[in-house]
Context: one part of a larger RNA
RNA sequence: CUAUGUUGAAGGAACUCGGCAAUUUACCUCCGUAACUUCGGGAUAAGGAGGACCUCUUGGUGGGCAACCAUCAAGGGGUGGCACAGACCAGGGGGUGGCGACUGUUUAACAAAAACACAGGGCUCUGCGAACUCGGAAGAGGACGUAUAGGGUCUGACGCCUGCCCGGUGCCGGAAGGUUAAGAGGAGGGGUGCAAGCCUUGAAUCGAAGCCCCGGUAAACGGCGGCCGUAACUAUAACGGUCCUAAGGUAGCGAAAUUCCUUGUCGGGUAAGUUCCGACCUGCACGAAUGGCGUAACGACUUCCCCGCUGUCUCCAACAUAGGCUCA
Numbered sequence: 001c002u003a004u005g006u007u008g009a010a011g012g013a014a015c016u017c018g019g020c021a022a023u024u025u026a027c028c029u030c031c032g033u034a035a036c037u038u039c040g041g042g043a044u045a046a047g048g049a050g051g052a053c054c055u056c057u058u059g060g061u062g063g064g065c066a067a068c069c070a071u072c073a074a075g076g077g078g079u080g081g082c083a084c085a086g087a088c089c090a091g092g093g094g095g096u097g098g099c100g101a102c103u104g105u106u107u108a109a110c111a112a113a114a115a116c117a118c119a120g121g122g123c124u125c126u127g128c129g130a131a132c133u134c135g136g137a138a139g140a141g142g143a144c145g146u147a148u149a150g151g152g153u154c155u156g157a158c159g160c161c162u163g164c165c166c167g168g169u170g171c172c173g174g175a176a177g178g179u180u181a182a183g184a185g186g187a188g189g190g191g192u193g194c195a196a197g198c199c200u201u202g203a204a205u206c207g208a209a210g211c212c213c214c215g216g217u218a219a220a221c222g223g224c225g226g227c228c229g230u231a232a233c234u235a236u237a238a239c240g241g242u243c244c245u246a247a248g249g250u251a252g253c254g255a256a257a258u259u260c261c262u263u264g265u266c267g268g269g270u271a272a273g274u275u276c277c278g279a280c281c282u283g284c285a286c287g288a289a290u291g292g293c294g295u296a297a298c299g300a301c302u303u304c305c306c307c308g309c310u311g312u313c314u315c316c317a318a319c320a321u322a323g324g325c326u327c328a
Base pairs, nucleotide, nucleotide: 001323002322003321004320005319006318007317008316010314011313014312019309027051028050029049030048031047036041038157052079053078054077055076056075057074058073059072060071061070062069063068080084092307093306094305095304097302098301099299100298104116105115120155121154122153123152124151125150126149132141133140134139158294159293160292161291163224164223165222168221169220170217171216172215173214174213177212178211179210183206184205188201189200190199191198192197225243226242227241228240229239252286253283264280265279266278267277268276
């Protein structure tokens, strides 16, 4: 010096990206326990008191024919220690916001999460030799199942809800019409031959699906405007005009895990707050199952604050063990 431990005056997070790490707490009995809530919870909430040993009394439970044995609880009196859940073992707590409902799952060996899954919800396909998947096929899975079943896909408990657009793309439907292959059809032409014929080319016309066309469909892929003016302070614009569109973003939320300008502005918290919480709305560039907004409980998730506690720090020191280094 390094590693692992032990202890520490006064202070107590001043450390630091951040209380990281290490303390604190810890068991049982009794008392007591808030907001909120899906009435189950939250809850061991929080907070507080007691606990050893000796002795006496009372009561209970079990066993036993009984004597009695075992055990539990309550009360009275007393004893010793610095310390009585005496070692080991053994929750720190509270408030607040975000995300995800939850228990689960995951990057074997740098990520455990807000990611995946999930119960629940929707759309869609499938009538059974099912759809779908594997296989060249036979065949197999689906399933020794049968639409309360099975496959695909999106969303993700629960509560309140889920607006407008079918122009594009996709999907579904459509006995008409247009286009359209092989094929059918053969007018007509060419070669050769004396001819019959043989060879060859070939116009109309009839020919599917598909595409065009006509409709439907957004919990299908997706999309959801601009400019100008206007009220008797000012400001603003319920109102009007105009252009464009398939339709111009509804409810709810909003400087947000989304806000560039930005440390926006106001309020709260601090002596002092780019973070945090509550508002405002000027949403660069939220928004409704690529779900919107809430939400008790839950979380080795994440933000901010407080109490307790501490060598994290002010500011380091001593000791123990192991290694290193120097000297012998």
Large-subunit ribosomal RNA, domain IV from a metagenome, 328 nucleotides, folded computationally. It matches the Rfam family "Bacterial large subunit ribosomal RNA". Its mean pLDDT, the model's own confidence on a scale to 100, is 89.